RNAcentral holds the full RNA, with entries from ENA.
Small-subunit ribosomal RNA, central domain from an uncultured bacterium, 348 nucleotides, folded computationally.

Context: one part of a larger RNA
RNA sequence: UUGGGCGUAAAGGGCGCGUAGGCGGCCACGCAAGUCCUGGGUGAAAUCCCUCGGCUCAACCGAGGAACUGCCUUGGAAACUGCAUGGCUUGAGGCCGGGAGAGGGUAGCGGAAUUCCCAGUGUAGCGGUGAAAUGCGUAGAUAUUGGGAGGAACACCGGUGGCGAAGGCGGCUACCUGGACCGGUUCUGACGCUGAUGCGCGAAAGCGUGGGGAGCAAACAGGAUUAGAUACCCUGGUAGUCCACACCCUAAACGAUGCAUACUUGGUGUGAGCCAUUCAUUUGGUUCGUGCCGGAGCUAACGCGUUAAGUAUGCCGCCUGGGGAGUACGGUCGCAAGGCUGAAACUC
Numbered sequence: 001u002u003g004g005g006c007g008u009a010a011a012g013g014g015c016g017c018g019u020a021g022g023c024g025g026c027c028a029c030g031c032a033a034g035u036c037c038u039g040g041g042u043g044a045a046a047u048c049c050c051u052c053g054g055c056u057c058a059a060c061c062g063a064g065g066a067a068c069u070g071c072c073u074u075g076g077a078a079a080c081u082g083c084a085u086g087g088c089u090u091g092a093g094g095c096c097g098g099g100a101g102a103g104g105g106u107a108g109c110g111g112a113a114u115u116c117c118c119a120g121u122g123u124a125g126c127g128g129u130g131a132a133a134u135g136c137g138u139a140g141a142u143a144u145u146g147g148g149a150g151g152a153a154c155a156c157c158g159g160u161g162g163c164g165a166a167g168g169c170g171g172c173u174a175c176c177u178g179g180a181c182c183g184g185u186u187c188u189g190a191c192g193c194u195g196a197u198g199c200g201c202g203a204a205a206g207c208g209u210g211g212g213g214a215g216c217a218a219a220c221a222g223g224a225u226u227a228g229a230u231a232c233c234c235u236g237g238u239a240g241u242c243c244a245c246a247c248c249c250u251a252a253a254c255g256a257u258g259c260a261u262a263c264u265u266g267g268u269g270u271g272a273g274c275c276a277u278u279c280a281u282u283u284g285g286u287u288c289g290u291g292c293c294g295g296a297g298c299u300a301a302c303g304c305g306u307u308a309a310g311u312a313u314g315c316c317g318c319c320u321g322g323g324g325a326g327u328a329c330g331g332u333c334g335c336a337a338g339g340c341u342g343a344a345a346c347u348c
Base pairs, nucleotide, nucleotide: 004319005318006317007302008301012316014201015200016199017198021194022193023192025088026087027086028085030083031082033081034080035077036076037075039073040072041071042070049065050064051063052062053061054060091191092188093187094186095184096183097182098181103177104176105175106174107173108172109171110154115149116148117147118146119145120144121143125136126135162169163168206247208245209244210243211242215241216240220236221235222234223233258315259314260313261312262311263310266293267292268291269290270289271288272287273286274285275284276283297304298303321348322347323346330341331340332339333338
C1' cells in the first nucleotide's frame, strides 16, 4: 500500500459555524470531456508465454507466433458521469398563524437558612466524638426573643420531566435575544449533504487587574487515632469558591457510540402541538421529542434493536502490539501553569 476496523479489545475530533475539496433530486433537449465501439499508427531488441529447431539431455541458444493489458489518432454511439440551456417540486429555504420550554444576556425584587453586630430574658455550661481532647463560655457563652448588617445558594413544585450544538441551564418580575416544534400549503425553485485549513464556543481547577467575602474550604495550625499517621475523625483556618473585565482550553468534555439521508416486525410509558371524539378530560389518529422491554438482523460475547451497534449511500476524524511516552527534540500558542503537534534508541 491493498485489506480490515473505531459502544466495552488500539481507534469518533469536547461542540458548533463554515472555506477549499468530495458527493448530490425529477423531466426534456443539446455538446461529446469521462465512458463504450470501429479502423489506423505506435508500443525497439531482449525478457515472459506458445510452437518448432540446434548443442547426446538440460541450462543455454536459434526461428516463428502470441503478447506488450499502454499512448496517439479517424469515424461513430449517447445509457451513465460531466458541461450548457430550459422546465419541475418531493430535498432545502422563505411567508402566515400558533402553543411549550431551568435556551442565552441585562436590570430589579423576594423569602427561608447560616454567620456576625446591638439589645432583652436567663445561668453554667456549650460544642464535638467510637470515646475524647484542642476550641468557646462568669469579661455572661449555648438556648431563647426583638432589631440590624452582609454574602452566597434558591427547599417544596421537581419528574427515567423540559431546553440547549456541546460545555451546560432551576426563586420571582421586566426588557433584549437564539433555536426547535405544530398547523396552513401561500412563495423561491436543488438554493443541498459533508467539511481539510480557518473562526467561534467550551465544566472544574488555575492565572492577571480591581472589587467582594456569609457559609464551605486545598495549604497551614492545633487536638485525637496509631508502632508511626506529613491521612481518614475533631476544633480552627488562608487562597479559592462570588462579581466585572482579560486569559487559560483541559476532562471518564461519556451514549466511552461523528454528521446527514433513506429503508426495515412490535408492545408499553412520558413531554409538546394538531385533528376528530367524549361533553368531563376520556378515547382514537397524526407529527416532533424523550424512556423502558423486546422481533428479524447484527455482535467475540455483553448487548444493540425505527433514538440501531440492522440494511445502504455521501463526507470528515481516527486506529495498526505492550512499555519507553503523551515523554524528548523541534515548531507553535500562553503572563505563567502549561496546551497543541509528537518521535527514537532500548526492552518484553